Record summary: A computed fold for a 484-nucleotide part of an RNA from an Alphaproteobacteria bacterium, annotated as small-subunit ribosomal RNA, 5' domain. Taxonomically the source falls in Alphaproteobacteria (Bacteria, Pseudomonadati, Pseudomonadota). The coordinates come from a structure-prediction model, not an experiment, and the mean pLDDT is 88. The RNAcentral record of the full RNA draws on ENA and SILVA.
Context: one part of a larger RNA
RNA sequence: AACGAACGAAGGCGGCAGGCUUAACACAUGCAAGUCGAACGGUUUGUUCACCUUGGGGUGUUCAUAUAGUGGCGCACGGGUGCGUAACACGUGGGAAUGUACCUCUUGGUAUGGAAUAAUGUCUGGAAACGGACACUAAUGCCUUAUAAUGACUCCGGUCCAAAGAUUUAUCGCCAAGAGAUCAGCCCGCGCUUGAUUAGUUUGUUGGUGAGGUAAUGGCUCACCAAGACUACGAUCAAUAGGGGGUCUGAGAGGAUGAUCCCCCACACUGGGACUGAGACACGGCCCAGACUCCUACGGGAGGCAGCAGUGAGGAAUAUUGGACAAUGGAGGAAACUCUGAUCCAGCCAUGCCGCGUGAGUGAAGAAGGCCUUAGGGUUGUAGAGCUCUUUCAAUAGUGAAGAUAAUGACGGUAGCUAUAGAAGAAGCUCCGGCUAAAUUCGUGCCAGCAGCCGCGGUAAUACGAAUGGAGCAAGCGUUGUUC
Numbered sequence: 001a002a003c004g005a006a007c008g009a010a011g012g013c014g015g016c017a018g019g020c021u022u023a024a025c026a027c028a029u030g031c032a033a034g035u036c037g038a039a040c041g042g043u044u045u046g047u048u049c050a051c052c053u054u055g056g057g058g059u060g061u062u063c064a065u066a067u068a069g070u071g072g073c074g075c076a077c078g079g080g081u082g083c084g085u086a087a088c089a090c091g092u093g094g095g096a097a098u099g100u101a102c103c104u105c106u107u108g109g110u111a112u113g114g115a116a117u118a119a120u121g122u123c124u125g126g127a128a129a130c131g132g133a134c135a136c137u138a139a140u141g142c143c144u145u146a147u148a149a150u151g152a153c154u155c156c157g158g159u160c161c162a163a164a165g166a167u168u169u170a171u172c173g174c175c176a177a178g179a180g181a182u183c184a185g186c187c188c189g190c191g192c193u194u195g196a197u198u199a200g201u202u203u204g205u206u207g208g209u210g211a212g213g214u215a216a217u218g219g220c221u222c223a224c225c226a227a228g229a230c231u232a233c234g235a236u237c238a239a240u241a242g243g244g245g246g247u248c249u250g251a252g253a254g255g256a257u258g259a260u261c262c263c264c265c266a267c268a269c270u271g272g273g274a275c276u277g278a279g280a281c282a283c284g285g286c287c288c289a290g291a292c293u294c295c296u297a298c299g300g301g302a303g304g305c306a307g308c309a310g311u312g313a314g315g316a317a318u319a320u321u322g323g324a325c326a327a328u329g330g331a332g333g334a335a336a337c338u339c340u341g342a343u344c345c346a347g348c349c350a351u352g353c354c355g356c357g358u359g360a361g362u363g364a365a366g367a368a369g370g371c372c373u374u375a376g377g378g379u380u381g382u383a384g385a386g387c388u389c390u391u392u393c394a395a396u397a398g399u400g401a402a403g404a405u406a407a408u409g410a411c412g413g414u415a416g417c418u419a420u421a422g423a424a425g426a427a428g429c430u431c432c433g434g435c436u437a438a439a440u441u442c443g444u445g446c447c448a449g450c451a452g453c454c455g456c457g458g459u460a461a462u463a464c465g466a467a468u469g470g471a472g473c474a475a476g477c478g479u480u481g482u483u484c
Base pairs, nucleotide, nucleotide: 001483002482003481005480006479007478008477012356013355014354015353016352017351018349019348020314025312026311027310029309030308031307034073035072036071039070040069042067043066045064046063049060050059051058052057080267081266082265090191091190092189093188094187095186098184099183103180104179105178106177107176108175109174110173111145113143114142120135121134122133123132124131125130151160152159153158165172166171167170193239194238195237200230201229202228205227206226207225208224209223210222211221212220242264243263244262245261246257247256248255249254269290270289271288272287273286292303293302294301295300320346322345323344324343328342329340330339331338332337359389360388361387362386369380370379371378372377393425395420396419397418398417399416403411428473429472430471431470432469433454434453435452439468440467441466442465443464449456450455
């Protein structure tokens, strides 16, 4: 000098930031990812018109409304944490053998048929979770046929591959191919903690041929062949650790560090696995195993806060089970819009930084009181009182934004502005032997105690305790811890 700090007594206001560093311990409750009826068949509620009906009402039809299900896109983003990882993880600079939904541009196409299935209905199993059988139905779901190059393969003869429609008639879609953009995967050089009281390590190991696999290169995997590969310029092993931009300190070199913000990586109760998909081996998806918790009719089931709040535990220690989608951004939608604990705000905390205030002028009888005294006086001290003023901030009342663009403001009747009254509501903490700015008296008597170092205290203690006075900082001050 600094801090994500804590503790002690003490505490006026505002702005901006920050806030589980410990148990990647366990979690009650609510919310955090949906959306589209302009893909689809149903169903719900209301409604227009027509017909039927004794009434009640029924049938068809128009429009609107809501939606469980099928289907599409999204859920791989955004948000959290730092367990693991000493590694092409990261940083930096290169590379070739790749993919890329949505978006942009270009070219061409969008033809023909079909079979199912959920929903629904009937029956039925189960405590529940959840099912089963039969029957019926639609699609931008699924399949067949046709077409087929500039695409793919090729033995150069040829062979192969597609589509989906919707509506308010203006559009939005769908398929193939090419280009771009974006994002991602892969490879390499260099950089990247400690230990030799770790010296040898390795058998898919190192290389080759061939094959498989992948979007793609490659022992990535496999068969065969060779016997290699790494290592004292530290292999292997062990320990520790997410990396970087940065941050702190320092004149710098360096040292320490990696909270907040940004980029990358890894992880999502523990371990393993794949499915779907343009993209995952997927935090709020699936399957298996395990530990734990919960429900149960004992047959069987359910769960995963390292999302936002919140609870218990641990700890010196770290906040509200708040508001809003108004803005910015994201998902879906033609749109209206819906969703969004991302985000924007508010609440709590002097945790930090910055700013402001707690009054100003005048005022000597140098009042009283306190303390000291050589008893004369000195000091507290222009300090107070008194007199004359001011009203920042806070308070009360009124008014009242920008942030939003024609409309829409959570924040918020907030910020600001105006008026009103009154010095009124607002100062503490540490220190005073030297280092180190600031001293006297009393008490105590190697006791009680102080102390960062030197050291102080055993009867005149500027060092302990108190008082008075002083010094320093100030809504802070001091102590402890850590780094330079």